[in-house]
Parts: sequence; structure tokens; C1' cells
RNA sequence: UCGGGUGUAGCUCAAUUGGUAGAGCGCUGGGCUUUGAACUCAGUGGUUGCAGGUUCGAUCCCUGCCUCCCGGACCA
Repeated sequence: UCGGGUGUAGCUCAAUUGGUAGAGCGCUGGGCUUUGAACUCAGUGGUUGCAGGUUCGAUCCCUGCCUCCCGGACCA
């Protein structure tokens, strides 16, 4: 430098190809327990990487940039 992929809650991942962004774990509080764990109830969670564009409407489509991963080329 070129090609492909990735980015969504603190973490791991969904979102049925444009129509209200969710789950598990975690965290906080209550119950239970001598205490803790486990169990159980409730709560807590988001500028969907950034900036634009299209659209009545964008996690999803288009453009540029950035992060990380894989492969190739070049130099030494």
C1' cells in the first nucleotide's frame, strides 16, 4: 500500500435483509440463610465506532474516516 472481515449495554452476542434496540452473564436492593454461596423477587442498563447522505422512518442502504482481525504485494 491492496483485498476481505469486524465494531450494538461493563463482558459475550442477538435483532427474522428499513418500521418502538433485546438476551445471558454482571452490577444494585429485598426475601431466604448464623454468615456466605446457591435459589428467588424487583431494579440497573445504549449518541448501534465517528462524520455526512438517501428515506416519512436507518443497527440494517450509500460515501468518507477510524479501531481490531485475516490474507496478499513491496522494501530491508
This is a predicted structure of a 76-nucleotide RNA (transfer RNA) from a Polyangia bacterium. Its mean pLDDT, the model's own confidence on a scale to 100, is 81. It matches the Rfam family "tRNA". It is annotated as a transfer RNA. Lineage of the source: Bacteria > Pseudomonadati > Myxococcota > Polyangia.